[in-house]
This is a predicted structure of a 488-nucleotide part of an RNA (small-subunit ribosomal RNA, 3' major domain) from a Phycisphaerales bacterium.
Model confidence (mean pLDDT): 82 of 100.
It matches the Rfam family "Bacterial small subunit ribosomal RNA".
The sequence was found in a public genome assembly.
Context: one part of a larger RNA
RNA sequence: UGACGGGGGCUCACACAAGCGGUGGAGCAUGUGGCUUAAUUCGAAGCAACGCGAAGAACCUUACCCGGGUUUGACAUGCUUGGAUGCCUCCGGGGGAUAACUCCGGUUGGCUGCCCGCAAGGGUGAAACUUGCACAGGUGUUGCAUGGCUGUCGUCAGCUCGUGCUGUGAAGUGUCGGGUUAAGUCCCUUAACGAGCGAAACCCCUGUCGCUAGUUGCCAGCGCGUCAUGGCGGGGACUCUAGCGAGACUGCCGGCGUUAAGCCGGAGGAAGGUGGGGAUGACGUCAAGUCAUCAUGGCCUUUAUGCCCGGGGACGCACACGUGCUACAAUGGCGUGAACAGAGCGACGCGAAGCCGCGAGGCGGAGCAAAUCGCAAAAAGCACGCCCCAGUUCAGAUUGGAGUCUGCAAUUCGACUCCAUGAAGUCGGAAUCGCUAGUAAUCGCGUAUCAGCCACGACGCGGUGAAUGUGUUCCUGAGCCUUGUACA
Numbered sequence: 001u002g003a004c005g006g007g008g009g010c011u012c013a014c015a016c017a018a019g020c021g022g023u024g025g026a027g028c029a030u031g032u033g034g035c036u037u038a039a040u041u042c043g044a045a046g047c048a049a050c051g052c053g054a055a056g057a058a059c060c061u062u063a064c065c066c067g068g069g070u071u072u073g074a075c076a077u078g079c080u081u082g083g084a085u086g087c088c089u090c091c092g093g094g095g096g097a098u099a100a101c102u103c104c105g106g107u108u109g110g111c112u113g114c115c116c117g118c119a120a121g122g123g124u125g126a127a128a129c130u131u132g133c134a135c136a137g138g139u140g141u142u143g144c145a146u147g148g149c150u151g152u153c154g155u156c157a158g159c160u161c162g163u164g165c166u167g168u169g170a171a172g173u174g175u176c177g178g179g180u181u182a183a184g185u186c187c188c189u190u191a192a193c194g195a196g197c198g199a200a201a202c203c204c205c206u207g208u209c210g211c212u213a214g215u216u217g218c219c220a221g222c223g224c225g226u227c228a229u230g231g232c233g234g235g236g237a238c239u240c241u242a243g244c245g246a247g248a249c250u251g252c253c254g255g256c257g258u259u260a261a262g263c264c265g266g267a268g269g270a271a272g273g274u275g276g277g278g279a280u281g282a283c284g285u286c287a288a289g290u291c292a293u294c295a296u297g298g299c300c301u302u303u304a305u306g307c308c309c310g311g312g313g314a315c316g317c318a319c320a321c322g323u324g325c326u327a328c329a330a331u332g333g334c335g336u337g338a339a340c341a342g343a344g345c346g347a348c349g350c351g352a353a354g355c356c357g358c359g360a361g362g363c364g365g366a367g368c369a370a371a372u373c374g375c376a377a378a379a380a381g382c383a384c385g386c387c388c389c390a391g392u393u394c395a396g397a398u399u400g401g402a403g404u405c406u407g408c409a410a411u412u413c414g415a416c417u418c419c420a421u422g423a424a425g426u427c428g429g430a431a432u433c434g435c436u437a438g439u440a441a442u443c444g445c446g447u448a449u450c451a452g453c454c455a456c457g458a459c460g461c462g463g464u465g466a467a468u469g470u471g472u473u474c475c476u477g478a479g480c481c482u483u484g485u486a487c488a
Stems, first nucleotide, its partner, number of pairs: 001488002003485003007482007015472002019435005026326008034317002042053002064312007073135001077134003082129001086111003090106006113124004137301002140299003146295002148290003151286001153284001158197006164173003177188003203278004208246007218235002222233003249272001252266005328428001332387006344375003349368002354363003394425001399420007441464007
């Protein structure tokens, strides 16, 4: 100087308390351990691994296993041999597993640089192929050799420097103290005076108003038309769209405070003291994670640890754990009717109307590179009716059968539909998690990946919309000051 303490003081945080909803019990989904296996590829490991890499494992992916094939190689560059042999397309056949690969034949059609030449042809040797050699290749190893990127403490308020001063020195001071703040934020004091990286602000979205603009959006007033609809003429008022501005600064008033910083209350205001949300992550810590995104040193491999193909596996199942979904019902379930979003996506696409099918879906093909057309039905909610507390008109696992769609192909191993079947489950032990407001809870919608999809995941979007707390004794973590130490 740090680190640590079942030392002290001050302070903060959904840390506790106060509340609401869960997990832990059930079934299923998914990840992991274990076991099994020819293989069940690899990585991630307390918080900070475990719906994680994977924003899509039937083949491919794929790195694993079995079998078959191949050796200048699937890919790059250079040198070299050959000589017009070459490539694409068409036809026929053999081996092989219908594959990869390999062998033989016909030649139908097409392509091939530059120079000389009318052409024939000649020269050159380019592209391509081929022979051989250098080399390629490796998801092989080391994240404890590394770059880059990332997690975490933590959006915590800290981390430092120059000069000066103090100390033999390590170092201290500044950064301490008194107030204050979300904040090393600001004020005052002061052997310190200043400065930098952080905090804040600058950036984006959202909340109010104005101006500009008015199509594909809108429709108040006027007119036309329709069973109906901004459908049409027209209009820019309104909504909206999207660009530019205004607006909030403790600016004003009162009180408190040291006349300060600031705190409390109030007015006005759409918004009030950081308005709400996002992006933004200091010096560093964990030899944290990643050699399997990529890059890269060393090491290893080179008829194999490379490459190609067929099939299998990663989905196995006495079991254990994590994360979720669906429930156990009446604030509910079912049926019928009729409302109200936002944000997205669409040409190898979205696909309307109409018709067929109980349905998944099929036929169909209008319109739309989309404020125009489509996906698209929002759902909870509302109205009416049935159920009457039961393992039920709850719940939907499992299984049998029949189908639809995608795809070369759904056996291992897809999703969905219909009929039948109708399991556990009556609110969950010890323990444990999230959340302070448009939040929790609850309801549906969209997107990426994607042929399809094991999505109940992830990331967004809106609808309905609470309760509790104004405290800091305790648990956990953190910051500042101080104290002890046989630790570094």